Annotation
Predicted 3D model of a 1490-nucleotide RNA (small-subunit ribosomal RNA) from a wastewater metagenome.
């Protein structure tokens, strides 16, 4: 950085797709280790269990425990004893004191932090920057001042009592750092007036002095020192609250919203400002710079991507916000409308003794559920941090660690070196080999991970280590345990074999698969990445495919139908000020982390640490003043006005005119008129049409008339009049930027159409009739109503087009034309200059090309409209407009990989021009009718073998099927085979004969190898296996060969030039030719394959040569080389010569000469290519198939069948003929030895006997026939015609039954010149006549040759067919046998409407009114203060009121789901009907309307 995909190819437009990166991922296959991270994106669904917020006894009173001590009571063991006891004092109980310790309660601080989640929120919520002179702040720091003296209660505890429980209730007692007065008042606050000072000079802030009023406190530990607390006040720090500027998603198919709403005054409330709340007053406030409404969404630092600008995202980490099952509310407090507090409502779950209660994992684990999907009911407070405490310490699922998961990033390993008999094996093969491959084996090493044993940290300092006996280190062991996944047609790196056969399947796009698949599946090999690899999903990129950077709008999508004009945007010259934009400097801020740079540190890396840069922004401030803005002053060139001119189908209204059509009246007049491709309907003897005269009425205005004029567009055309708009040029008097554009808005706006009222001659939707047609609801014809016309309203669209928005400026020319002005001129001509229009050509430039080119699509500027793949669709829904028709605005689902523009080469056209051809025409003879022959189709059959199918298959392969051929069928046989090669054994086999058999064959018998250099070879038989064989398939796998267009004149190349390119040029043009033949011209110059010529033959002559030819003779011999003939070599013909025409050319025409004249006649010769043309059955050949058969052999049959159809021929239908007679006449080219065969004889004849001659210019076939002469027949199914049949024969051949040919006699069919249609032929041709040859034993009416006789016609190129060339159109390119449209039928899909049904959402109105604050009341109750008391001050329960959540009712709004039926749309294999479009598409097409 690009690539694939529209086409036959090209360029462009344009979409779709791919290669890259990323992820909190998931899925498939696979899985060794470690480090660092990350891990419910879904149900803000429901939660069992445990833990997550406590702490302080140095605030307090109790209580418990232990110890000590002092008492009291009882009093063991022991000692003693007079046996009574004494002593003793353990132990127990109890009381006091003291110490230690634990703690339910009161009290203090903390539960507002930390942790979770993202439901709500489009908002001052967040980000950023300011402000608060309108505020609060516990603990902390600091400063100042102080702590005197009293009082009354209440938990706990006790007693009683209710309840299942949770929990209460009553009475009585008690303490405090709990609570309450009083004193003091540095100070604070409040009211009052005074002074000073400051401020962004509005509300105000601060300071000072004055007197007045109000307000404090608590103690604890300690021997003490002292420490920890307390109160009031100032300052700070920290944290918060409020306000403001700017920024912050989508929809206008959401355009109006708003009643405490906006403001004021005054109260209230709050820490504080404020409609925050209330009363009254005013009527405001927001909105196109997008209000309101609807949808979606936590925001940011950042993260991903990108060159950047951008686009996307908002996991982890950090900041802010919001929430805590749902909704509401307050209390406490420095701080809460409080996740693990309270109250209430209602949902859910649980307990219950049924009376009543309890609960809230979006804390950490965990469970169920949902889901494609996301972990342990782990360890520890060791570290960091937090709460409490004086501290020890306690608490801490914050946090630090561990566990699980390849989820991500990073690192390492799965071994290293040597090792060729290139092993075995796999795969493949052209069978030689190639490849896996130094790969393996094998040898020598090493030890990262691993295993075992030992040692053993840092993290932590005075102490304390969960992690953890972990990391690391040492020793030993052992290559042992550690490689997969995807891909291999192109894009895109990497190819072969087999299987499959439009099947199975693949596919990101293009597309692969129908028998040789590098695209499916498998294998071998290869490529890529690697503990991962692929797939799926999402985002960015590529995509300049929403374009600020960085796109477009004539024809590809896209200029509004036109104007006026509002907001807005933009705006002439000079000058002064200002400083909003702009530029520059400085300051503040832009948290940290992250990114980037750098240094360091984990052995490296990921990761981590330090420093820097950056954070493109915002705010404040200084400076500058060019440009923009703004405020002044001036100017005239933009714009406008004015004086005086001039052109015009510009508009509106009224009037007038002539021609023509139609109708009416009258005259003349008679049979048709009219209409068409041809007709008919229609009109007409009741007098049409035609013609003449008169009249009526409506509509439109010939000529002039012109890419002429006018208008903004639509549009405007007889003449005159009235009113009226605009433009142009000249002058330069006036104004002095007054301008341009223009979203919304408002006018105008063809035709058709609508309403009302008129009018109606012609024309003419609908309709009717006649034609045409397969049909004809059309085209054509005859009629004909709306309408067309007028007036007044509406509609508001057109291919409303220059498919080109408006304005301004600039940028070569040339030539027309319209209207002015000026110059010159006698001049209205002509000419020059200039302005305004309107055309053509053309340079630069632009453009994909076509084209545009001063009237730009060029170069610039301003403003508006519009576009973003095709279809669905300008459709649906909604809204607005309309009387309606309908218009404007205007989607989505779904579907395709294209749709499209311009140009190119072809092909095609019921497009055009030119030209050619037996193409037509002019002629001759035929075919199609008959009979026969032959081929084909069809049918039949055991088989009727196969192939060939328009021309270009069909007397074709087949130059010749009785057997053979033969490939087909039936039957009988063989299996290394009928045929080839190799190996072994044998020496016979073959042949003859006999038997069986249809034969092949089998058996028996007989004869019994050959050559040799002695090595062997040949031949034959037997055997084994490799193999043979196949006329089996595929001509759409092929070679070769052939047909055809077409003997048509074409087909190409090199270099150059033009074009972005495909391509073009050359090869086109003017002539000419049979010809791309030649000449001339020309950005072409040359060349090749074709044409022509060279070759063969024929026509003339010369020369040479010649026997078997020829010849003078009756024959022969001999001779000759003249003639005929034969065959070698030459000559000859070249538009060479003359004339005319032509461009002086090429050439054409005419002529001369010549045997022949314009390629003399004929042949061979077939360019590039087309038809997947024909042939696998001539041959060759890949692959497939077959192998006791699809091979081989044999006999017989079939290819010869026969209701029929077609092609090609022969013979005829007769007198231009048939038949007969004749001493009748004249060829050419061939063939001949398994051959041709003469003369002679026999036979009516076919033929037979016999055999001269001849390997042939010698002999033979061999007779040519038509023809000629004479005779006869006399128009008839015949003396035409000969089919068919009978009999008798002949020939070939093993064999003529199926199934040959010929002869004789007899029989004597159809047929009397052939419908529609159609073939051949232009001169020695057609027609006609015979002769020969190949094949072949035999078997031509076929084929290929040969000669004889021997015509007619061609005006000409309009038409049919084919071809060439130029041009034109094209939506065709398997190319008109093309392409392609719509209805209908069937299947599927999404969608609109739909009586309705159902669900959600947000508001509104009314009702009810919990908890609770506030207010009122408070007859009831009450410790502190006052008071001797009564009572008072004050407080409370209760009640009431406002507000108030959930709930109820109601009507609408809006968004979904669903629905009988219904509308169109899309897709689908070969369906049906027509043929609308593309060519003049056969009626040019298209747009609007009915």
């Nucleotide at each position: 950085a690009g690539a694939g995909u529209u086409u036959g190819a090209u360029c462009c437009u344009g979409g779709c797709u791919c290669a890259g990166g990323a992820c909190g991922a998931a899925c498939g296959c696979u899985g060794g280790c470690g480090g660092c991270g990350u891990g419910c994106c879904u149900a803000a669904c429901a939660c069992a269990u445990g833990c997550a917020a406590g702490u302080c006894g140095a605030g307090c009173g109790g209580g418990g425990a232990u110890u000590a001590u002092c008492g009291a009571a009882u009093g063991a063991a022991g000692u003693u004893u007079u046996c009574g006891g004494a002593u003793g004092g353990a132990a127990u109980u109890u009381g006091g004191u003291a110490a230690u310790u634990c703690u339910a309660g009161c009290g203090g601080c903390g539960g507002a932090c930390g942790g979770g989640u993202g439901a709500g929120u489009a908002a001052c919520g967040c980000g950023u920057g300011a402000g608060c002179a309108a505020c609060c702040u516990g603990c902390c720091u600091u400063u100042c001042a102080c702590a005197g003296g009293g009082g009354g209660a209440u938990a706990a505890c006790g007693c009683a009592u209710c309840g299942a429980a949770a929990g209460g209730u009553g009475c009585a007692c008690u303490a405090a750092u709990a609570c309450c007065g009083c004193a003091u008042g540095a100070g604070a606050c409040c009211a009052c007036g005074c002074u000073c000072c400051c401020g962004a000079c509005a509300u105000g802030a601060g300071a000072g002095a004055g007197g007045g009023g109000u307000c404090a406190a608590a103690g604890g530990a300690g021997c003490a020192a002292u420490c920890c607390g307390g109160u009031g006040a100032g300052a700070g720090a920290u944290g918060g609250g409020c306000u403001c500027g700017c920024g912050u998603c989508u929809g206008a198919u959401u355009a109006g919203c708003u009643g405490g709403u906006u403001g004021g005054u005054g109260a209230g409330g709050u820490a504080a400002c404020g409609g925050c709340c209330c009363a009254c007053c005013a009527a405001g406030g927001c909105g196109a710079c997008g209000a309101u409404c609807a949808g979606u969404a936590g925001c940011c630092g950042a993260c991903c991507u990108g060159a950047g600008a951008g686009g996307g995202u908002g996991a982890u980490c950090g900041g802010c916000c919001a929430c805590a099952a749902u909704g509401g509310a307050a209390c406490u407090g420095a701080g809460a409308g409080a996740c693990g507090g309270u109250c209430c409502a209602a949902a859910c779950u649980c307990c219950u003794a049924c009376g009543g209660g309890a609960g809230g994992c979006a804390g950490c684990a965990g469970u169920g559920g949902g889901g494609a999907a996301u972990a342990u009911u782990g360890g520890g407070c060791a570290a960091u941090g937090g709460g409490g405490g004086a501290a020890a310490c306690c608490c801490u699922g914050a946090c630090c660690c561990a566990g699980c998961a390849a989820c991500g990033c990073c690192g390492c390993g799965u071994g290293a070196a040597g090792g060729a008999a290139g092993a075995a094996g796999g795969u493949u093969u052209u069978c030689g080999g190639a490849u896996c491959g130094u790969a393996a084996a094998c040898u020598u090493c090493u030890a990262u991970c691993c295993u075992u044993g030992g040692u053993g940290a840092a993290a932590a300092u005075a102490g304390u280590g969960a992690u953890g006996g972990u990391a690391g280190c040492c020793a030993a062991g052992a290559a042992g345990g550690a490689a997969g996944c995807c891909c291999c047609g192109g894009c895109u790196a990497a190819c072969u074999a087999c299987g499959u056969g439009c099947c199975a399947g693949c596919a990101g796009c293009c597309g692969c698969g129908g028998u040789a698949a590098u695209a499916c599946g498998u294998a071998g090999g290869g490529g890529g990445c690697a503990a991962g690899c692929g797939u799926u999903g999402u985002c960015c990129g590529g995509a300049a495919u929403g374009a600020u950077u960085g796109g477009g709008c004539g024809u590809a999508a896209a200029g509004g139908g036109c104007g006026c004009g509002u907001a807005g945007g933009c705006g002439g010259c000079c000058u002064g000020g200002u400083a909003a934009g702009u530029u520059u400097g400085a300051a503040g801020u832009g948290a940290a982390a992250g990114u980037c740079c750098u240094u360091c540190u984990u052995u490296u890396a990921a990761g981590g640490a330090g420093g820097g840069a950056a954070c493109u922004g915002c705010u404040u401030u200084g400076a500058a003043a060019a440009c923009u803005g703004u405020c002044g002053g001036g100017c005239u060139u933009g714009a406008g006005u004015g004086c005086a001119g001039g052109a015009g189908a510009g508009g509106u209204a009224a009037g007038c005119g002539g021609a023509a059509u139609u109708c009416c009246c009258g005259g003349u007049g008679u049979a048709g008129c009219g209409g068409u491709g041809a007709a008919a309907u229609g009109c007409g003897u009741a007098g049409a049409g035609a013609u003449c005269g008169g009249g009526a009425g409506g509509a439109a205005c010939a000529c002039c008339a012109g890419u002429g004029g006018c208008g903004a567009a639509g549009g405007c055309g007889g003449c005159c009049u009235a009113c009226u708009g605009g433009g142009c040029a000249c002058c330069a008097a006036c104004u002095g930027a007054c301008g341009c554009u223009g979203a919304g808005g408002c006018u105008c706006g063809a035709a058709a159409g609508u309403g009302u009222g008129g009018g109606u001659a012609g024309c003419a939707a609908a309709c009717a009739g006649g034609a045409u047609u397969a049909g004809a609801u059309a085209c054509c014809c005859u009629g004909g109503u709306a309408g067309u016309c007028c007036a007044c309203a509406c509609u508001g669209u057109a291919a409303a087009c220059g498919a080109u928005g408006a304005u301004u400026a600039c940028u070569a020319g040339g030539u027309g034309u319209u209207g002015g002005a000026g110059g010159a001129u006698u001049g209205a001509c002509c000419c020059c200059u200039u302005c305004a229009g309107u055309g053509c050509c053309g340079c630069a430039g632009u453009u994909a090309a076509c084209a545009c080119a001063a009237u730009a699509a060029g170069u610039a500027a301003u403003c508006c409209a519009c576009c973003u793949g095709g279809g669905g669709a300008g459709u649906a829904c909604g809204a607005c407009c309309g009387c309606a028709a309908g218009g404007u605005u205007g989607a989505a689902a779904c579907u395709c990989a294209a749709a499209g523009g311009a140009a190119u080469u072809g092909a095609c056209g019921g497009g055009g021009g030119c030209c050619c051809g037996c193409a037509c025409a002019a002629g001759c003879a035929g075919u199609g009718g008959a009979g026969u022959a032959u081929g084909u189709g069809g049918u039949u059959u055991a088989a009727u073998u196969c192939g060939a199918c328009g021309c270009a298959a069909c007397g074709c392969g087949a130059a010749g099927a009785a057997c053979c051929u033969u490939a087909c069928c039936a039957a009988g046989u063989c299996u290394u085979g009928a045929c080839a090669u190799c190996c072994c054994u044998u020496g016979a086999c073959a042949g003859g004969c006999a038997u069986a058999g249809a034969a092949a064959u089998a058996u028996g018998u007989u004869u019994u190898c050959u050559c040799u250099u002695c090595g062997g070879a040949g031949c034959a038989a037997g055997g084994a296996g490799a193999c043979a064989g196949g006329u089996g398939g595929u001509g759409c796998a092929u070679g070769g060969u052939u047909g055809u267009c077409g003997u048509c004149a074409g087909c190409u190349c090199g270099u150059g030039u033009c074009g972005u390119g495909a391509g073009a040029u050359g090869u086109u043009g003017g002539g000419u030719u049979a010809a791309g033949u030649c000449c001339c011209g020309c950005a072409a110059c040359g060349a090749g394959c074709g044409c022509a010529a060279c070759c063969c033959u024929u026509a003339u002559g010369g020369u040479c040569a010649g026997u078997u030819a020829c010849u003078a003779c009756g024959c022969a011999a001999g001779a000759g080389g003249a003639c005929u003939c034969u065959g070698g070599c030459c000559a000859g013909a070249c538009u060479g010569c003359c004339g005319u025409u032509g461009a002086c050319a090429a050439a054409a025409c005419g002529g001369a000469g010549g045997a022949a004249g314009g390629u003399g006649g004929g042949g061979a010769u077939g360019a590039c290519g087309u038809c997947a043309a024909a042939u696998c059955a001539u041959c060759a050949u890949g692959c497939c198939c077959u192998u006791u058969a699809u091979g081989a052999c044999u006999u017989g049959g079939g290819c010869u069948a026969c209701a029929c159809a077609c092609g090609u021929a022969c013979u005829a239908c007769a007198a231009u003929g048939g038949c007969g007679u004749u001493a009748a006449a004249c060829a050419a080219a061939g063939a001949g030895a398994a051959g041709c065969a003469a003369g002679a004889c026999c036979g009516c004849g076919a033929g037979g006997u016999g055999g001269a001659g001849c390997a042939a210019a010698u002999c033979u076939c061999a007779a040519a026939a038509a023809u000629a002469a004479c005779g006869u027949c006399u128009c008839a199914g015949u003396u035409c015609g000969g089919a068919c049949u009978g009999c008798a024969g002949g020939c070939u051949g093993c064999a003529a039954c199926u199934c040959g040919c010929c002869u004789g006699c007899a029989c004597g069919a159809a047929g009397c010149u052939g419908g529609a249609a159609u073939c051949g032929c232009u001169a020695g041709u057609a027609a006609u006549c015979g002769c020969g040859a190949a094949u072949c034993a035999g078997a031509a009416u076929g084929u290929c040759g040969c000669g004889g006789u021997g015509a007619a016609u061609a005006c000409g190129u309009u038409c049919c067919c084919g071809g060439g060339u130029c041009u034109u159109g094209u939506a065709c390119a398997c190319a008109c046998c093309g392409c392609c449209c719509g209805u209908c039928a069937c299947a599927c899909c999404a969608u609109g409407g739909g009586a309705g049904u159902u669900g959600g959402u947000a508001a509104u109105g009314c009702c009810c009114g919990a908890a609770g604050u506030c207010a009122g009341u408070g007859a009831c109750c009450c410790a502190a203060c006052c008071g001797c008391a009564a009572g008072g001050a004050g407080g409370g329960a209760g009640c009431u009121g406002c507000c108030g959540a959930a709930g109820g009712c109601a009507g609408g709004a809006u968004c979904g789901a669903u629905a009988a039926c219904u509308g169109g749309g899309g897709u689908g294999a070969a369906g049906u009907c027509g043929u609308a479009a593309c060519a003049a598409g056969g009626u040019a097409g298209c747009c609007g309307u009915a």

The sequence is in RNAcentral, with records from SILVA. The prediction has a mean pLDDT of 84.